Predicted 3D model of a 348-nucleotide part of an RNA (small-subunit ribosomal RNA, central domain) from Oceanidesulfovibrio indonesiensis. Its Rfam family is "Bacterial small subunit ribosomal RNA". Rfam links the family to the GO terms structural constituent of ribosome and ribosome. Its mean pLDDT, the model's own confidence on a scale to 100, is 91.

Context: one part of a larger RNA
């Protein structure tokens, strides 16, 4: 560099936003970079190729031609692409008005069940735990059970195959703050638009700093048991952390194992939001999400099938036998842990 790829074979960046660039609606005018034609000029010589000749013939050599897809000037042409100017639009993107959905996101406050603990009554010999015990907790009164009061951290039921979010994720009420989708409706902008290397912001658990909090759980650890041994699986306890304020990490089976964006291509049928219609229903339609099943078609084959894995256009990642290895080594980012980037010998 070219092909051929990317749900499961190797391969979709965790996920937005956006810079450069790549790409881009509809009509008319020009101008000709790209594009097309035509002439010129160049495109050395030898060698490739066609033709004819000279060594008895062949390699070999000698002439002529053809090519030399190339560039460079000149002439034209105007459909496409570029550029330039005017212009159009519920036809793409957007604004306006009016609705109604929601665990969308932060801040504050409240609430109520449970578990634990503290404090007092009643009450007496167990209690816990297990396959089975034992460590463990009680006669300095447990457990059990009624009052009180304290703290922490989660919000049973509703709950759905639901709903919101870009994705990680979002579930008790209430407030105030704040972000997107959607559907109806008219007015307006007039191509603003997709895509998106670098960047740049968000990112689940766990992990670090600081300072608080700490009920339950519970890496570490300690002990009872199991065993042939048990650095475990069962038990009793049990520290970090779990929880919060502010900083850093920046991973992951970050999944739909499926990049985004717009346009086409049968339909049943459940659900969730909003619309319009009648004959008001177990009606009809139509917009937007979410499921199942299925025609075309695809697919290597499971499968996928208007939420494509089918047909295209257009832009970004990303692959290129298996072990070595996501490892060394340099670079970069981290407080560290470690992240990013990322070979080769060697083997097979």
């Nucleotide at each position: 560099c070219u092909g051929g790829g990317c749900g499961u074979a190797a391969a979709g960046c965790g996920u937005a936003c956006g810079u450069a660039g790549g790409c881009g609606g509809c009509c008319a005018u020009g101008c000709a970079a790209g594009u097309c034609a035509g002439a010129c000029g160049u495109g050395a010589a030898a060698g490739c190729c066609c033709u004819c000749g000279g060594c008895u013939c062949a390699a070999c050599c000698g002439a002529g031609g053809a090519a030399u897809u190339g560039c460079g000037u000149u002439u034209g042409a105007a459909a496409c692409u570029g550029c330039a100017u005017g212009g159009c639009u519920c036809u793409g993107a957007g604004u306006u008005c009016g609705g109604g959905a929601g665990a969308g996101g932060g801040u504050a406050g409240c609430g109520g069940a449970a578990u634990u603990c503290c404090c007092g009554g009643u009450g007496u010999a167990g209690g816990a735990g297990u396959g089975a015990a034992a460590u463990c907790c009680g006669u300095a009164g447990a457990u059990a059970u009624c009052g009180g009061g304290a703290g922490g951290a989660a919000c049973a039921c509703c709950a759905g195959u639901g709903g919101c979010g870009a994705a990680g994720g979002c579930g008790g009420c209430u407030a105030c703050c704040u972000g997107g989708a959607c559907c109806g409706a008219u007015a307006c902008u007039g191509a603003c638009g997709c895509u998106g290397a670098g960047g740049u912001a968000c990112g689940a658990a766990a992990g670090c700093g600081u300072g608080g909090g700490g009920a339950g759980c519970a890496a570490a650890c300690a002990g009872g048991a199991u065993u042939a041994g048990a650095u475990a699986c069962c038990c009793u306890g049990g520290u970090a952390g779990u929880c919060c304020a502010c900083g850093c990490u920046g991973u992951a089976a970050a999944c739909g194992a499926u990049g985004g964006a717009c346009g086409u291509u049968a339909g049943g049928u459940g659900u969730c939001g909003g619309g319009g219609g009648c004959u008001u229903g177990a009606c009809c339609u139509u917009c937007g999400g979410u499921g199942c099943c299925g025609c075309a078609g695809c697919u290597a084959a499971c499968g996928c099938g208007u939420u494509a894995a089918a047909c295209g256009u257009c832009c970004c990642g990303c692959c290129u036998g298996g072990g070595g290895a996501g490892u060394a080594c340099g670079g970069u980012c981290g407080c560290a842990a470690g992240g990013c980037u990322g070979a080769a010998a060697c083997u097979c």

The source organism's lineage runs through Bacteria, Pseudomonadati, Thermodesulfobacteriota, Desulfovibrionia and Oceanidesulfovibrio.